[in-house]
Context: one part of a larger RNA
Molecule: large-subunit ribosomal RNA, domain II
Organism: Pseudolabrys sp.
RNA sequence: GUCUGCGAGUUAUUGUCAGUGGCCAGCCUAAGGUGUUUUGCACCGGAGGCGAAGGGAAACCGAGUGCCAAUAGCGCGACCAAGUCGCUGGCAAUAGACCCGAAGCGGAGGUGAUCUACUCUUGAGCAGGUUGAAGCUGCAGUAACAUGCAGUGGAGGACCGAACUCGUGGAUGUUGAAAAAUCCUGAGAUGACUUGAGAGUAGGAGCGAAAGACUAAUCAAACCCCGUGAUAGCUGGUUCUCUCCGAAAUCGCUUGAGGGCGAGUGUUGUGGAAGUACUCCUUGGAGGUAGAGCACUGAAUGGCUUAGGGACCCCACCAGGUUACCAAAACCAAUCAAACUCCGAAUACCAUGGAUCUCAGUAUCACAGCAAUCAGGCGGCGGGCGAUAAGGUUCGUCGCCGAGAGGGCAACAGCCCAGACCAUCAGCUAAGGUGCCUAAAUGUGAUUAAGUGGAAAGGAUGUGACGUUGCACAGACAGUGAGGAUGUUGGCUUAGAGGCAGCCAUCAUUUAAACAGUGCGUAAUAGCUGACUCAUCGAGCGAUGUCGCGCCGAAAAUGAUUGGCGAUUAAACUAUAUACCGAAGCUAUGGAUUCACGACCGGUUCGCCGGACGUGAGUGGUAGGAGAGCGUAUUCAGCGCAGUGAAGCCGAACGGAAACGGACGGUCGAGCUCUGAAUAGUGAGAAUGCAGAC
Repeated sequence: GUCUGCGAGUUAUUGUCAGUGGCCAGCCUAAGGUGUUUUGCACCGGAGGCGAAGGGAAACCGAGUGCCAAUAGCGCGACCAAGUCGCUGGCAAUAGACCCGAAGCGGAGGUGAUCUACUCUUGAGCAGGUUGAAGCUGCAGUAACAUGCAGUGGAGGACCGAACUCGUGGAUGUUGAAAAAUCCUGAGAUGACUUGAGAGUAGGAGCGAAAGACUAAUCAAACCCCGUGAUAGCUGGUUCUCUCCGAAAUCGCUUGAGGGCGAGUGUUGUGGAAGUACUCCUUGGAGGUAGAGCACUGAAUGGCUUAGGGACCCCACCAGGUUACCAAAACCAAUCAAACUCCGAAUACCAUGGAUCUCAGUAUCACAGCAAUCAGGCGGCGGGCGAUAAGGUUCGUCGCCGAGAGGGCAACAGCCCAGACCAUCAGCUAAGGUGCCUAAAUGUGAUUAAGUGGAAAGGAUGUGACGUUGCACAGACAGUGAGGAUGUUGGCUUAGAGGCAGCCAUCAUUUAAACAGUGCGUAAUAGCUGACUCAUCGAGCGAUGUCGCGCCGAAAAUGAUUGGCGAUUAAACUAUAUACCGAAGCUAUGGAUUCACGACCGGUUCGCCGGACGUGAGUGGUAGGAGAGCGUAUUCAGCGCAGUGAAGCCGAACGGAAACGGACGGUCGAGCUCUGAAUAGUGAGAAUGCAGAC
């Protein structure tokens, strides 16, 4: 992992609500007892409980009572009524309370030192080699010591290195040979050494050359048992079917934020329900947003005017003058504002009047039972925060997903279209499409040449359309040939300044025309060129604006991509026309079911219930609410089946909307189906579920 079996809302008591039944202003017995055909039933038992009266803290009063001086007023009550006891179901409370799951806490309960820590007692072990301390001896030496040399000697947490002990580095191993090893390498190896046997110390305790280490593969408090089914606002799981309706991810409070409580939204029942809610139209309102504006409050630019200052000049003092300085206030012009408004929409909101709608005993509303929800997400629009960043965050509003399948977007919860009761080898459409993949297409008029389509700011004689304007057969634009001069090297400056460093001026003459010079160049000249003119040539040439489609901008890591192939008067783009395809949409035909209405049949305790028919509206669905069923086990009653073959097992026609039922055949060998009730250890695929098998 698979298969088989087991595996989770139970039981008791109390409360409350609904359904159903008995009795009824009453209802019921509990413990206990008696009888009996004794898991039972019948009877007795009214102790007691609930109800029929409330108000008050109470005394107390009483259809009233409390407050109060009150006869007033107000609060809570009464005013013509319904309880009580069973059974069934929903939910709650108390209990383990749907099931499994902690880490932990407590026990004057216990077991452990055969592992390991330390200690005690008694034993054992350490090949071989090296070094050569003290002391001692001899000699030298000293006044004597000291001291030196040679020998002897054999010390040491001394040296090298086996056994032994350890575990430094690496490799292997890592479902291992092994729940810590193997191999190579390494440390200590007469010591604070290693080790055998026996013994001691223990759980808030031991022991510790101290690492919170070790105390039997377990240690920041061992293991076993008990309290114990600890608790778990947390995670996981929670078993058959169909039908009807169908949410929320918000607000407030919370030692609250992944939990709860109240409200909101769902469902079921009951009640009441108006041409009312909802929608649309008319009319009337309140409002200060978008926009706009500058009348206020502020911001901010220029001008004009002018207080107050600065600077300069003048001045004995008083005064005075100038100002491309700063600048209040006023004025003019042009602006800005979420916390400005002289103004001011569209929507939305409130109200009045009216209209549609037979929807309907419905929406909305009230009461009662039961919930779930309190992490939301994306998209459009209006804002805040952020960087007018984020698949960001936080509000408002609408849509979708959530809980929604189908078609389109290549694929793709939230985008576009469209809301799936079932069946059909029928039709029409939506979004989106119609070269092939791939269902379906053609015509006409333009554009694009970039494979643009299928990336931005910015840049550019791309190209098309529409303008404005200038020059032009008295010859334009471009090209070619020629000229481009004189006063003069203008004046100043300067070493120099001759068109061309810089400053000033920018005239005149000859001319077809020619600048006191557009650029390059020189130290300065020179040189080249341009403006300008003539000739040649012979028809259009410039400048500028708006719009359409293109171009560049364009660099990323495995081989590229409009989905692919491919496609250029298109299979791109734009305009237009007419077709077609295309969904679970709509239609057609048949069927099922819910609700409402109508009329029919049957039953009826007259409340209604059941059946078949017709018409109309529905039938996506998570959490969740409500309803109807299938199947399993056992018990009771009844009808039955069974050796002429029960159950079980294998196969299975056929039937039913489903859970399911099942003729018949085989196997098997002794009990069992069905109908109606009752009771529940009643339905498995999931819980890193449990047990077994493989």